Predicted 3D model of an 82-nucleotide RNA (transfer RNA) from an Acidimicrobiia bacterium. The RNAcentral record of the sequence draws on ENA. The organism belongs to Acidimicrobiia, within Bacteria. It matches the Rfam family "tRNA". The family's RNA type in Rfam is transfer RNA. The prediction has a mean pLDDT of 80. The same sequence occurs in records of 2 taxa.

[in-house]
RNA sequence: GCGGGUGUGGCGGAAUUGGCAGACGCGCCAGGUUUAGGACCUGGUGCCGAAAGGCGUCCCGGUUCGAGUCCGGGCACCCGCA
Repeated sequence: GCGGGUGUGGCGGAAUUGGCAGACGCGCCAGGUUUAGGACCUGGUGCCGAAAGGCGUCCCGGUUCGAGUCCGGGCACCCGCA
C1' cells in the first nucleotide's frame, strides 16, 4: 500500500428484518441476613437537569417519518496479502 473483519454503559455482551438502545451476566451502590465478612435475598445502577424535558451506540456527513442497523468519508484495533 491492497483486501476483509470489529468498534454499544465501569467490564463481557444482546438488540438477526430499519421501529421502546443497553436484554442477560459481572461489577458497583443501598437495604435484609451475620458478632463481622463471604455466600444468599430484595431494590437500584448511561449523562445533564430541581422538574418538565433534553442528550447518548468510535468520529463527521448523508438517506429515511424513523438509523446501533443502510450509504459516503475518517480514526483505532485485529486477520490476510504484498